[in-house]
């Protein structure tokens, strides 16, 4: 210079005008609960999203243990906890930085392997090789054409056909036998926390594949969720109970008594712990800096920093000016040319999406950018 790979970060910016919300102050209504008004504060994300996992929190169940139902699946670790992160093993892709893997068990059992195909699992003779009997033809050395039987080297089928390669052996063949290679299963040494790698003997010679099929093994799960939950708490109708109607409940006369007046209804309970309100409610496994331990995920000490909290549910709108893209026009520089650098005007466009108890993932969308660490290729020096 170009091409790719891995992490990480922003999410147009300044300013005016109008509007919305919580919350504080001030004024103003209003019996009251509020309501209007002014001014301040301070008002969405990196994913607030899907609601897939995992947890706080709150309620409800719960001696213990298993059953049944879900999940999860190399191995250390890490964390409140996970299906999540980090390391590292295996296998797979790449030159390579680097990605990918629903990555126990198919040598417990049961099942299934389309379409082709003679056969698909302790397999299979269609074609081909070979022996042999029998029958035709002949140039007598052989050829067809048929029955039997032998054979998995070689054709051909498939996603897969029961190790591979060279000898030996045979009527032809075949782990039938031999040597090397691959694989599997043992023991054993070495290394590693471990997964698992290195090696050295020795076995039969070979054992297909799918468990996101049943099942097996090891592990982990009690339910429902902020409409969880707490706490104040009604009017009206209807119902019941009690007291009362000259033996006056109750109510008025500024607080009590006495007196005066009015006087047929008062009280309570059910309806209902219902409507409707407040609470939960945003300070947390928090952010960020260093130091320190850790390869890392992360953990720990200290220093800092700190304003959404709505319930028919606020965070938008319009203007100017700049920024970034991008298409069109017009001028200059440099160069022999291709071409490259820069300027100025006009005109689009600046994503995905939005809080609803609160965190930790994960997936998914996103118009453009920028930084950083790493591979290769290819030129200078």
């Nucleotide at each position: 210079u170009g091409a790719g790979u891995u992490g990480g970060c922003c999410a147009g910016g300044c300013g005016g005008u109008c509007g919305c919300g919580u919350c504080g102050a001030g004024g103003g209504g209003g019996a009251g609960a509020c309501c209007c008004u002014u001014c301040g504060c301070c008002g969405a994300g990196g994913a607030a999203c899907g609601u897939c996992c995992g947890g706080g929190c709150u309620c409800c169940a719960c001696a213990g243990g298993g059953c049944a139902g879900g999940g999860c699946g190399g191995u250390g670790g890490g964390u409140a906890a996970c299906a999540c992160c980090c390391a590292c093993c295996c296998g797979g892709g790449g030159u390579g930085a680097c990605c990918c893997g629903c990555g126990g068990g198919a040598a417990a059992g049961u099942g299934c392997c389309a379409c082709a195909g003679a056969g698909a699992a302790c397999a299979g003779a269609c074609c081909g090789c070979c022996g042999u009997c029998g029958g035709a033809c002949c140039u007598c050395g052989g050829u067809c054409c048929g029955g039997c039987g032998g054979u998995a080297a070689g054709g051909g089928u498939g996603a897969a056909a029961c190790g591979g390669u060279g000898g030996g052996g045979u009527a032809a063949g075949a782990g039938c036998c031999c040597a090397c290679c691959a694989g599997c299963g043992c023991a054993c040494c070495g290394g590693g926390u471990g997964a698992c790698c290195g090696g050295u003997a020795c076995g039969g010679c070979u054992c297909g594949g799918c468990a996101a099929a049943c099942c097996c093994c090891a592990c982990c799960c009690g339910g429902a969720g902020c409409a969880a939950g707490a706490c104040c708490a009604g009017a009206c109708a209807g119902g019941g109970a009690g007291c009362g109607u000259u033996c006056g409940a109750g109510g008025g006369c500024g607080g009590c008594c006495c007196g005066c007046c009015c006087g047929a209804g008062c009280u309570c309970c059910c309806g209902g712990g219902u409507a409707g309100g407040u609470c939960g409610c945003u300070g947390g496994a928090g952010g960020c800096g260093u130091g320190c331990g850790g390869c890392a995920a992360c953990g720990u000490a200290c220093g800092u920093c700190g304003u959404a909290g709505a319930u028919g549910g606020a965070u938008g709108a319009c203007c100017g000016c700049c920024g970034c893209u991008g298409a069109g026009g017009c001028g200059g520089a440099g160069g022999c040319a291709a071409c490259u650098c820069g300027g100025c005007c006009u005109c689009a466009g600046c994503a995905c999406a939005g809080a609803a108890c609160c965190c930790g993932g994960c997936g998914u969308a996103u118009c453009g950018g920028c930084c950083a660490g790493c591979u290769c290729a290819u030129c200078c020096g």

Predicted 3D model of a 381-nucleotide RNA (Bacterial RNase P class A). The sequence was found by an Rfam model in a public genome assembly. Its Rfam family is "Bacterial RNase P class A". It is annotated as a ribozyme. Model confidence (mean pLDDT): 78 of 100. The model forms 94% of the base pairs in the Rfam consensus.